RNA sequence: GCCUUAUCCAGAGUGGCCGAGGGAACAGGCCCGACGACGCCACAGCAACCUGGCCGCGAGCGCCAAGGUGCUCAUUCCUGCCCCAUCGCGGGAGAGAUAAAAC
Repeated sequence: GCCUUAUCCAGAGUGGCCGAGGGAACAGGCCCGACGACGCCACAGCAACCUGGCCGCGAGCGCCAAGGUGCUCAUUCCUGCCCCAUCGCGGGAGAGAUAAAAC
């Protein structure tokens, strides 16, 4: 990088450095930002996909831990395409993110 599967309305921030845009891409809206956003680093925390333990022939479920990832404004910030007696916190698709496994 690609493919498959699962999840995505829950949860969790302080300090230091930097200095202008940022919220994936395009458009519209909205929001964050010199009271310093975004990013980087440190520490702290959240969660529980893999992992380890309980745990057994195996499978499944549950509980505990937190080693590998991930995450810590706003539903993945919302909408865009399709569907509907009901027009909405609606359902689905697409895109994206994360994990695991294969290539």